[in-house]
Context: one part of a larger RNA
Molecule: small-subunit ribosomal RNA, 3' major domain
Organism: Thermoproteota archaeon
RNA sequence: UGACGGGGGCCCGCACAAGCGGAGGAGCAUGUGGUUUAAUUCGAUGAUACGCGAGGAACCUUACCCGGGCUCGAACGUAUGAUGAAUAAUGUGGAAACAUGUUAGGCGUAAGACAACAUACGAGGUGCUGCAUGGUUGGCGUCAGCUCGUGCCGUGAGGUGUCAGGGUAAGUCCUAUAACGAGCGCAACCCCUACUUUCAGUUGCCAGCACGUAAUGGUGGGGACUCUGGAGGAACUGCCUACGCAAGUAGAGAGGAAGGUGGGGAUGACGUCAAGUCAUCAUGGCCCUUAUGUCCAGGGCUACACACGUGAUACAAUGGUCGGUACAGUGGGCGAAGCCGCAAGGUGGAGGAAAUCCCCAAAACCGAUCUCAGUCCGGAUUGUAGUCUGCAACUCGACUACAUGAAGCUGGAAUCGCUAGUAAUCGCAGAUCAGCACGCUGCGGUGAAUACGUUCCCGGGCCUUGUACA
Numbered sequence: 001u002g003a004c005g006g007g008g009g010c011c012c013g014c015a016c017a018a019g020c021g022g023a024g025g026a027g028c029a030u031g032u033g034g035u036u037u038a039a040u041u042c043g044a045u046g047a048u049a050c051g052c053g054a055g056g057a058a059c060c061u062u063a064c065c066c067g068g069g070c071u072c073g074a075a076c077g078u079a080u081g082a083u084g085a086a087u088a089a090u091g092u093g094g095a096a097a098c099a100u101g102u103u104a105g106g107c108g109u110a111a112g113a114c115a116a117c118a119u120a121c122g123a124g125g126u127g128c129u130g131c132a133u134g135g136u137u138g139g140c141g142u143c144a145g146c147u148c149g150u151g152c153c154g155u156g157a158g159g160u161g162u163c164a165g166g167g168u169a170a171g172u173c174c175u176a177u178a179a180c181g182a183g184c185g186c187a188a189c190c191c192c193u194a195c196u197u198u199c200a201g202u203u204g205c206c207a208g209c210a211c212g213u214a215a216u217g218g219u220g221g222g223g224a225c226u227c228u229g230g231a232g233g234a235a236c237u238g239c240c241u242a243c244g245c246a247a248g249u250a251g252a253g254a255g256g257a258a259g260g261u262g263g264g265g266a267u268g269a270c271g272u273c274a275a276g277u278c279a280u281c282a283u284g285g286c287c288c289u290u291a292u293g294u295c296c297a298g299g300g301c302u303a304c305a306c307a308c309g310u311g312a313u314a315c316a317a318u319g320g321u322c323g324g325u326a327c328a329g330u331g332g333g334c335g336a337a338g339c340c341g342c343a344a345g346g347u348g349g350a351g352g353a354a355a356u357c358c359c360c361a362a363a364a365c366c367g368a369u370c371u372c373a374g375u376c377c378g379g380a381u382u383g384u385a386g387u388c389u390g391c392a393a394c395u396c397g398a399c400u401a402c403a404u405g406a407a408g409c410u411g412g413a414a415u416c417g418c419u420a421g422u423a424a425u426c427g428c429a430g431a432u433c434a435g436c437a438c439g440c441u442g443c444g445g446u447g448a449a450u451a452c453g454u455u456c457c458c459g460g461g462c463c464u465u466g467u468a469c470a
Stems, first nucleotide, its partner, number of pairs: 001470002003467003007464007015454002019418004026313001028311006034304002042053002064299002067296004076122006083115002087104007107112001124288002127286003133282002135277003138273003145184006151160003164175003190265004195233007205222002209220003236259001239253001240251004315411001319370006331359003334351001338347003377408001382403007424446007
């Protein structure tokens, strides 16, 4: 100087407390461990692995296993040689890869182009080492810290500044001060959102004026309004009161759409965990080279006495079922009406390279019924019949109909999330994608309760103290 303490002081954080909803019990989905297996490819493992890499394993992917092939090789470049234009069609064996034939065709004056072959070089490796590395990512942590120049102090390591008193979300600021300044962080500058002005009105809008319809901005027209999207304005403790030297704090204050960082996002200091990744990529070293490379077919990654994590569905009446009837936003490129089918779906093809057309809501609301039961709750499982995608749904897809109707009556110890348009609840869209979503990423609808407080648990910051630790 640090680190540590079941030392002290001060202070923060959904850390506790106060609340709301979960998970731990059930069946199911998914990941992991274990076990099994020819193989169940590999990685990730307290917090910071476990719906993680994977934003989508039937083949492919694919790295694994079994079997069948190749050895300049699956791709590309260079040189030499001999051959043939290129190329197209087709036969046999085979699971295919591949092997082996046949036919057509016949480039250019030449140099040569093109194709496959042979030889020789460079190949190739998802093989090892993340404890050799770059790059990138996670945690501490959006925590308020981490440092430097000069000066001063100390023999020196080093200290001071950065401490103290206030004050802040903040090393944010004020006052004091052997310190005075500065840098990386904080904040602000950036984006979205809440209010408003102006400009511009098409595909959006429709107040007023007309036309028209069973009805609809449908038509003429209009720019008022909504909205869209460009440029501005607006918030600064600016004003008032109280406290204070100041910084600032308090006030159901005024005004205001918004009030003290308005809400959200992007943004992550010096470092640290020899944290993760050699399987995104790149790369040193080591290893393989008729194989640890490469092509193909089939299988596996989907196994199942069990254990754990994360989810989705429930156990019901704040509910289930049936009928009626409304209202979104983000997005995408899709597919309407009509007709057929109980339905998945089929047919159809209008419109739409899209503020124009299409995908397009559910909870809610209004009625009816069920009346507390393993039920008209719950839907696992299984049987049969189908639909769709795809070369192909046996291993191993999703969906539909009928039948079947399991466990489950609110979950032990222990445990998780959340402070407001949040939790809870309801649906919608997108990426991936031929097909496949209970996952993920977004979007809107409905919309709470509670916070006395900081003694305690966890994590963190500053000062101080002890230390046989570095």